[in-house]
């Protein structure tokens, strides 16, 4: 270098409940707390999801339909990286 992660060592992140703030919501951010994770480290690049203020369309229903809002802890792909085996 390449491929792999054990019942091994150091550290590492942190769902979900609640509390606070933001926000139009999806959501995020801080606390607090561990379901979990070997890239649960970065990147919305494809695809998927979620929301739909704004906007359009019907026309009066809490209607559809949109992403320029979000999710990387859905899946790929890029870029990087501890520690150990082969």
């Nucleotide at each position: 270098g390449u491929u792999c992660g054990a019942c091994a060592a150091a550290g590492g992140c942190a769902a979900a409940c609640c509390c606070g703030g933001c926000g139009a919501a999806a959501g995020c951010c801080g606390g607090c707390g561990a379901c979990g994770c070997a890239a649960a480290g970065c990147c919305a690049u494809g695809g998927g999801u979620c929301u739909a203020a704004g906007g359009a369309c019907g026309a009066u229903c809490u209607g559809u339909c949109u992403a320029u809002g979000a999710c990387u802890g859905c899946c790929a792909g890029g870029c990087u990286g501890c520690c150990g085996a082969a």